The RNA shown here (Bacterial RNase P class A) has 422 nucleotides and comes from a Deltaproteobacteria bacterium. The sequence was found by an Rfam model in a public genome assembly. Rfam family: Bacterial RNase P class A. By type it is a ribozyme.

[in-house]
RNA sequence: GGAGGUGGACGGAGGAUCGCCGGCGGGCAAGCAUCGCCCGCGGGAGGAAAGUCCGGGCUCCAUAGGGCAGGGAGGUCGCUAACGGCGACCCGGGGUGACCCGAGGGAAAGCGCCACAGAAACGACACCGCCGAUGGCCUUUGAUCCCGGCUGUUCUGAGAGGGAUAGCCGGAGGAGGCACAGGCAAGGGUGAAAACGUGGGGUAAGAGCCCACGCGCGACAGCCGGGUGACCGGCGGCGGGGCAAGCCCCUCCUGGAGCAAGCUCGAAUAGGGACAUCGCUGAGGGCGGCCCGCCCAAGGUCCGCAAGGGCCCGGUGUCCGGGUGAGAGUGCUGGAGCGACGCAGCAAUGCGCCGCCUAGAUGAAUGAUCCUUGCCGGCCUCCGGGCCGGAACAGAACCCGGCUUACAGUCCACCUCCGGCA
Numbered sequence: 001g002g003a004g005g006u007g008g009a010c011g012g013a014g015g016a017u018c019g020c021c022g023g024c025g026g027g028c029a030a031g032c033a034u035c036g037c038c039c040g041c042g043g044g045a046g047g048a049a050a051g052u053c054c055g056g057g058c059u060c061c062a063u064a065g066g067g068c069a070g071g072g073a074g075g076u077c078g079c080u081a082a083c084g085g086c087g088a089c090c091c092g093g094g095g096u097g098a099c100c101c102g103a104g105g106g107a108a109a110g111c112g113c114c115a116c117a118g119a120a121a122c123g124a125c126a127c128c129g130c131c132g133a134u135g136g137c138c139u140u141u142g143a144u145c146c147c148g149g150c151u152g153u154u155c156u157g158a159g160a161g162g163g164a165u166a167g168c169c170g171g172a173g174g175a176g177g178c179a180c181a182g183g184c185a186a187g188g189g190u191g192a193a194a195a196c197g198u199g200g201g202g203u204a205a206g207a208g209c210c211c212a213c214g215c216g217c218g219a220c221a222g223c224c225g226g227g228u229g230a231c232c233g234g235c236g237g238c239g240g241g242g243c244a245a246g247c248c249c250c251u252c253c254u255g256g257a258g259c260a261a262g263c264u265c266g267a268a269u270a271g272g273g274a275c276a277u278c279g280c281u282g283a284g285g286g287c288g289g290c291c292c293g294c295c296c297a298a299g300g301u302c303c304g305c306a307a308g309g310g311c312c313c314g315g316u317g318u319c320c321g322g323g324u325g326a327g328a329g330u331g332c333u334g335g336a337g338c339g340a341c342g343c344a345g346c347a348a349u350g351c352g353c354c355g356c357c358u359a360g361a362u363g364a365a366u367g368a369u370c371c372u373u374g375c376c377g378g379c380c381u382c383c384g385g386g387c388c389g390g391a392a393c394a395g396a397a398c399c400c401g402g403c404u405u406a407c408a409g410u411c412c413a414c415c416u417c418c419g420g421c422a
Stems, first nucleotide, its partner, number of pairs: 001418010012373007020044002023041006046393001050404002053402005058258004065292004070254005075089005090104001091102004105249002110247002112243003127188002129184003134181002136178003146171011196214006215239003222235005262330004272320007284296003299313002302310002337356003341352004375390006
C1' cells in the first nucleotide's frame, strides 16, 4: 500500500417564529360522561417502531390433578423470567488464514427410497475380461498360428478396393491348441456411492488368504491416560453404503384464547315467543380435541283416591326474535427499566453502590418557514475558497427478551493474508 474477517457507533446538529399532543403549577369559566380558554416550566417515534416467527409479563376460561392426542426442541457445559435465544467449548464441513456454516440422538426396532447409467444399489444371478491347475474336446493319421488363392455372408465406400467371419485348396511350420464345465471379483467400464487403499508374498488365475504401512468403525469385548462434560489420545479388536430437512423410535419441554384480552359506568329495548325437562341413586353445566377424575347443580302452592295427571309460578337446556349516543372511563405506562463505576467470570451474564424518569395518541399527535453548520457528489479555482444538487431503510398503539428481513453514506477498534521498503 492492497485485499479480507469480526464487533460497534452515527445516520444530521444548533438557534428563532408559528402550529399539534400530553404532564405539572396557577387562574378563568362551569350547562356536560368525553370535550373549553389564558400564563409559566418540562416532555414528545426506531435500530429496526417492520415481519407476526418464538418466549414471557398481564387478563379471562377455572376449583385442583393425571393420561392420550397435537405441537416444539435435539452435541456438552453455562446464562436467562423463559425460548426454537445468547456465550464458551466438542465434533463435522468450507476457507491459505482471521473466521463462517451445521433440524449435530438412533439406520442392528420396523417400514420406505437411492432416478439414469451400470452385470449388480442390500447383502447382491457378472457386461468387457483373466485363468482353465483339476475334469472335458481337438491334435504326430500334423491341430492352433502365419502366407497365398476360391466361394458364401456381412460392414464401409460413388466405384475400384479394403476390413470381419465361415467353409475349401496349396505352401510353410513342428507341439500344443480350444475356452466347454469350472474358478475369479484382482484389471477395465458405469455411477454421487459398488466387496477399504498402497506395496510384497502366494495362486492355474485371484482374493485381508498372509505380511508391512496406512485408512475407517465404536454396539462391533474391553483396558489405560486427560477433561465437569460432549469428546481427545493410546493399546487391543473388527473391516462394504447413504438418506431419519421420508414415516418412525428414543430423551426432554408444553392447557387454550388473547388488549378488538378483560373491568367499570351510562343509555335503550320486548327481561318477548316456542319446545324439552325438573330423575338428587345427578338431567344438565363447567377445558378449547378426547378419556379418567373433580366441582356446581333443578320444586313449590292448589286440585285430584291415586298415577311419570292438571293449572300457575320458578329452575335448567335448545331455537327464534328484539334493543344499544355503535358512547365514556380504565387497562395505558416506574419497568425481568436505562446509564456510570467497581468486583466475579474466557464470555454470555450476575452482584454491589450511585445517578436518571425518557410518547401514551384514539380516525389516530411531533409539522411548516428561516439562519448557521456537519456529511456525500459534481463544476470552477488566484488553492484562501466559491456555486449547485443530494441524503438510506423507514413511523409507536399493552409492555418486555430474542430471531429474521431492509438500509444511501460516514467513522472507530481488533484480527488475517499478499506485496514493497527499512